Notes:
The RNA shown here (transfer RNA) has 73 nucleotides and comes from a Candidatus Yonathbacteria bacterium. RNAcentral holds the sequence, with entries from ENA and Rfam. Model confidence (mean pLDDT): 80 of 100.
RNA sequence: UCCGGUGUAGCUCAGUUGGUAGAGCAAGCGACUGUUAAUCGCUGGGUCACAGGUUCGAGUCCUGUCGCCGGAG
Numbered sequence: 001u002c003c004g005g006u007g008u009a010g011c012u013c014a015g016u017u018g019g020u021a022g023a024g025c026a027a028g029c030g031a032c033u034g035u036u037a038a039u040c041g042c043u044g045g046g047u048c049a050c051a052g053g054u055u056c057g058a059g060u061c062c063u064g065u066c067g068c069c070g071g072a073g
Base pairs, nucleotide, nucleotide: 001072002071003070004069005068006067007066010025011024012023013022019056027043028042029041030040031039049065050064051063052062053061
């Protein structure tokens, strides 16, 4: 330099033909109890890497940039 993949909650990841963003773990609160742990219930938490474009509508499609992983030279 070129090619491919990937970027979504604190972490690991879903998100179907483009139609109001979810789960598990973690955190907070509560129940349970001699106390902790375990278990159960509830709650909060998102500029979907960044900037544009298309569209009535974009996490999803298109373009550019950046980070990470792999490959080629």
Rfam family: tRNA. About the family: Transfer RNA (tRNA) molecules are approximately 80 nucleotides in length. Its family is annotated with triplet codon-amino acid adaptor activity in the Gene Ontology. RNAcentral records the identical sequence in 3 taxa.